Predicted 3D model of a 352-nucleotide part of an RNA (large-subunit ribosomal RNA, domain IV) from a Planctomycetota bacterium.
Context: one part of a larger RNA
RNA sequence: CUCUCGUGAAGGAACUCGGCAAAAUUACCCCGUAACUUCGGGAUAAGGGGAGCCCCACCGGUUCAGGUGCACAACCGAAGGCCGGAGGGGUCGCAGAGAAUCGGCCCAUGCGACUGUUUAUCAAAAACACAGGUCUGCGCCAAGUCAGAAAGACGCUGUAUGCAGGCCGACGCGUGCUCGGUGCCGGAAGGUUAAGGUGAGGGGUCAUCCGAAAGGAGAAGCUCCGAGCUGAAGCCCCGGUUAACGGCGGCCGUAACUAUGACGGUCCUAAGGUAGCGAAAUUCCUUGUCGGGUAAGUUCCGACCCGCACGAAUCGCGUAACGACAUGGGCGCUGUCUCCACGAGGGACUCG
Repeated sequence: CUCUCGUGAAGGAACUCGGCAAAAUUACCCCGUAACUUCGGGAUAAGGGGAGCCCCACCGGUUCAGGUGCACAACCGAAGGCCGGAGGGGUCGCAGAGAAUCGGCCCAUGCGACUGUUUAUCAAAAACACAGGUCUGCGCCAAGUCAGAAAGACGCUGUAUGCAGGCCGACGCGUGCUCGGUGCCGGAAGGUUAAGGUGAGGGGUCAUCCGAAAGGAGAAGCUCCGAGCUGAAGCCCCGGUUAACGGCGGCCGUAACUAUGACGGUCCUAAGGUAGCGAAAUUCCUUGUCGGGUAAGUUCCGACCCGCACGAAUCGCGUAACGACAUGGGCGCUGUCUCCACGAGGGACUCG
């Protein structure tokens, strides 16, 4: 010097990103216990007090001699033993839960209701799940799923108060406007539209015919092409649907100071953001401004609203209880620090 411990004057978070770590608290009995609350809770809230040993008298329980009693019932119950309780007196130590095990607490806010689950091996969380809400599919050889399209199987020896899938996520109060786009559902009049069907018409070949030849015409059959007509779903089209995917404006003017603009005008849109919340896990400007807390506060809490760029089941706003979650503050406590010191045991180091 290093590791693991122990103790520490005065101060007591001045340390530090941050009380990280340590200290402190701790079991039991008694007193006492707030806001808030879903009346269960919060709560071991908080905050206090007690405790060893000896003696004395007392009270209760139990056992029991004995007694009352017809009674093996029931009742009363001495001395002694055992168990428990509270009171008085005394006594020793620094210390009586004498060691060890054995909650620190409070205030406020964010997020998630809660108990749970998770990145085996850097993340335990505000992520996942969850009861509960809602939407959609499915009438049973169900929908959905495994498999290879089959057989077979799960779903289910279940049957819509069921099963499957999506979103939200206890509870309370709520959940606005928009169907133009995309999706889904319904519709079938019209437009478009494939294979196929039909097949006008045309080509090839060729018996045969014409021709002196070259060449030409050419039935049936076979074969190639093929107009028009006919031909579903889909798409176009017409509607519906947002707890389907999503979206939810701009400019100008205006009130007897100023400022502001209830009011008006105009353009665009499918419709122009309602309630609630708001510098927020969201605010760039920004350490916004005001208030609180501090001697001093980019954090925190309460407000304001100019929301760069909150907003209603990709839910909005609240919320008791809960949390090895996150943030700010306070009490207690301390070697975290001012500022280090000493001690114990390992290691390093020196010598052997």

The coordinates come from a structure-prediction model, not an experiment, and the mean pLDDT is 88. It matches the Rfam family "Bacterial large subunit ribosomal RNA".